[in-house]
RNA sequence: GAACGAAAAGGUAAACCUUGAGCGAUCAAGGGACACAAAGCCACGGGUCUUAACAAGCGCGAAUAAUCGCGGAAAAAAGACCGCGGAAUCAGUAAGAGAAAAGACAGCCGGGUUGCCGAA
Numbered sequence: 001g002a003a004c005g006a007a008a009a010g011g012u013a014a015a016c017c018u019u020g021a022g023c024g025a026u027c028a029a030g031g032g033a034c035a036c037a038a039a040g041c042c043a044c045g046g047g048u049c050u051u052a053a054c055a056a057g058c059g060c061g062a063a064u065a066a067u068c069g070c071g072g073a074a075a076a077a078a079g080a081c082c083g084c085g086g087a088a089u090c091a092g093u094a095a096g097a098g099a100a101a102a103g104a105c106a107g108c109c110g111g112g113u114u115g116c117c118g119a120a
Base pairs, nucleotide, nucleotide: 004118005117011036012035016031017030018029019028020027021026034107040113041112042111044110045109046108047105048104049103050102051101054098058096059093060092068085069084070083071082072081
């Protein structure tokens, strides 16, 4: 010096509560301790979250409905008629999913950087 994490001295402070800031994620102060050997600091990479322009391509979806199936009456069969069901498709829709951009999170992971102590 590196690795490692017994001991000692200490340190930080989750959820939640109060107050304040912010559209919000979240942040600050006080209380409070779930945990943490970097849970010190830094948004460089990934990720999660927020506000969301945008977008009718996903999803949703009327009216109408080719075509199809079943039944009825008729009936040898087919066709027309009636009823029920499904249905290519279509007006539309920014509820939902998506999403430019701008932010937040370092106690999500990686990375960078600084650092207390010294047993095996």
Model confidence (mean pLDDT): 81 of 100.
Predicted 3D model of a 120-nucleotide RNA (c-di-GMP-I riboswitch aptamer) from a Candidatus Omnitrophota bacterium.
It matches the Rfam family "c-di-GMP-I riboswitch aptamer". About the family: GEMM was predicted in a large-scale screen for bacterial structured RNA regulatory elements.